[in-house]
RNA sequence: GCGCACGUGGUCCAGAGGAGACGACGCCGCCCUCCGAAGGCGGAGACCGCAGGUUCGACUCCUGCCGUGCGCA
Numbered sequence: 001g002c003g004c005a006c007g008u009g010g011u012c013c014a015g016a017g018g019a020g021a022c023g024a025c026g027c028c029g030c031c032c033u034c035c036g037a038a039g040g041c042g043g044a045g046a047c048c049g050c051a052g053g054u055u056c057g058a059c060u061c062c063u064g065c066c067g068u069g070c071g072c073a
C1' cells in the first nucleotide's frame, strides 16, 4: 500500500429499515441472614466511532475518514 471483518452502557454482546436499543457480568437499593456469600425483587447507566448521503423514516443501506483485528504484498 491492497483486501476482508468489526467499532452499540464500565466489560462482553444482541438488534440488519418502522423505531421506549435485548441480555449477561459489573454497579446501586430492598428482601433474606447474627454478619456476609449465594438466592429473590427492583433501579440507574449507551441516542449506536466521526462526518456526509439515500429514505417519509437509519444502530441497520451507501460514501469518505479514524481506530482495532486478520490476510496479501
Base pairs, nucleotide, nucleotide: 001072002071003070004069005068006067007066010025011024012023018056027043028042029041030040031039049065050064051063052062053061